Context: one part of a larger RNA
RNA sequence: UGACGGGGGGCCCCGCACAGCGGGGGAGCCUGGGGUUUUAUUUGGUGCCACGCGAAGAACCUUACCUACUCUUGACAUUCCCAGAAGAGACCAGAGAAGGACUUGUGCCUUUGGGAAACUUGAGACCAGUUGCGCCAGGGUGUUGUCAGCUUGUGUUGUGAAAAUGUGGGGUAAAUUCCGCAAAGAGCGCCACCCCUUUCCUUUUUUGCCCGCACGUAAUGGUGGGAACUCUAGGGAGACUGCCGGUGAUAAACCGGAGGAAGGUGGGGAUGACGUCAAGUCAUCAUGGCCCUUACGAGUAGGGCUACACACGUGCUACAAUGGCGUAUACAGAGGGUAGCAAAGUCGCGAGGUCGAGCUAAUCUCACAAAGUACGUCGUAGUCCGGAUCGGAGUCUGCAACUCGACUCCGUGAAGUCGGAAUCGCUAGUAAUCGUGGAUCAGAAUGCCACGGUGAAUACGUUCCCGGGCCUUGUACA
Numbered sequence: 001u002g003a004c005g006g007g008g009g010g011c012c013c014c015g016c017a018c019a020g021c022g023g024g025g026g027a028g029c030c031u032g033g034g035g036u037u038u039u040a041u042u043u044g045g046u047g048c049c050a051c052g053c054g055a056a057g058a059a060c061c062u063u064a065c066c067u068a069c070u071c072u073u074g075a076c077a078u079u080c081c082c083a084g085a086a087g088a089g090a091c092c093a094g095a096g097a098a099g100g101a102c103u104u105g106u107g108c109c110u111u112u113g114g115g116a117a118a119c120u121u122g123a124g125a126c127c128a129g130u131u132g133c134g135c136c137a138g139g140g141u142g143u144u145g146u147c148a149g150c151u152u153g154u155g156u157u158g159u160g161a162a163a164a165u166g167u168g169g170g171g172u173a174a175a176u177u178c179c180g181c182a183a184a185g186a187g188c189g190c191c192a193c194c195c196c197u198u199u200c201c202u203u204u205u206u207u208g209c210c211c212g213c214a215c216g217u218a219a220u221g222g223u224g225g226g227a228a229c230u231c232u233a234g235g236g237a238g239a240c241u242g243c244c245g246g247u248g249a250u251a252a253a254c255c256g257g258a259g260g261a262a263g264g265u266g267g268g269g270a271u272g273a274c275g276u277c278a279a280g281u282c283a284u285c286a287u288g289g290c291c292c293u294u295a296c297g298a299g300u301a302g303g304g305c306u307a308c309a310c311a312c313g314u315g316c317u318a319c320a321a322u323g324g325c326g327u328a329u330a331c332a333g334a335g336g337g338u339a340g341c342a343a344a345g346u347c348g349c350g351a352g353g354u355c356g357a358g359c360u361a362a363u364c365u366c367a368c369a370a371a372g373u374a375c376g377u378c379g380u381a382g383u384c385c386g387g388a389u390c391g392g393a394g395u396c397u398g399c400a401a402c403u404c405g406a407c408u409c410c411g412u413g414a415a416g417u418c419g420g421a422a423u424c425g426c427u428a429g430u431a432a433u434c435g436u437g438g439a440u441c442a443g444a445a446u447g448c449c450a451c452g453g454u455g456a457a458u459a460c461g462u463u464c465c466c467g468g469g470c471c472u473u474g475u476a477c478a
Stems, first nucleotide, its partner, number of pairs: 001478002003475003008472003012469004017462002020426004027317003031313002034310001035308002043054002065303007074127001078125001079123002087104003091100002108115002129292001132290002138285001139281001141279001142277001144275001149188004154183001156163002168179003194269004199237005209226002213224003240263001243257005319419001323378007335366003340359002345354003385416001390411007432454007
């Protein structure tokens, strides 16, 4: 100087840490991991910082695993040689790969020798290949933590390691800033600059809009037209403690107020300092070294990754009346669409089928938002709650739904009556609740990412629990 203390103190500071709301832990199911099983159940990741994580999507493929059948200059690349263009079609046997045998085709450039491209045969290599080793390094990532810290030249103090600046008194979200001071500065961080959102002005008027004018309809911006409003997307304005009062050291700042759409970093996002964990990744990639080279490489078919005494994590659905069911009816935002989205019509109880207008999209379409509201019914029951499981019949995708897909209809109707100890999230358009869309994708979400609708309670404050920061103290630790 640090680190540590089941040391202390400061009536120190902060934080969803205490208050409030809703959950998980009990049930069923989905999904991930452990364990067990298996020919194989490929693999990485394991407190916070692994476990709906890599995986934005395992029927085949993917696929790395297993079994069986095969290949050895090889599935992929460079060089040389042989043959014939390449390509296309069909036959034999086989699970297929590999194999045998046949027909068709004969193109481009050319100095007519040949050449280019693609394909086939054979051959050499310090040849390819390797999803095999994150404790070798790279790159990118998590975490501490969006915490307020980290570092340094000059001068000064100390024999020196080092100190001081950065401590102290105020104040801040902040090493943000003011005052004081042997310090005065600087850099990386903080803030600001960037994007979205909240108000207004101006420009823009088509596919969007419809105030006023006219036409028309059972009805609709449907039509002529208009350029007000909304919206679209370019440019600007606006918020700075700027103004007023109080408190304060006359400072920084804080409290209250005015005006304002918005008030004190307005609300979100992006942005992650020096370092820590030999943190994670050689399976994105790239790569040194080591290891394999008729195999730890490569091809094919089938299987497996989907198993199931069990215990665990993230979730979904419920246990009901603030509800279930039936009928009627209202209001979004953000997205996607040509190998696509598909209207209207029509068939089917339905999943869907058929036909196919329109749309490369502010035009057409996915597309009915749902909670809500109105009326009716059920009457506290394992029920008109709940929907698991199972039987039957189907639809769609796709070479192919047996292992192992999603969805529909009829029947069946399990556990479950609010969950022990302990535990998690959240401070406002948030929690809770309700639907909608997208990526991946042939098909396959209760996951993920995004979007809007409805919309709370509590925060007196820091006494206590937990974690962190600053100061101080002890130490046989470094």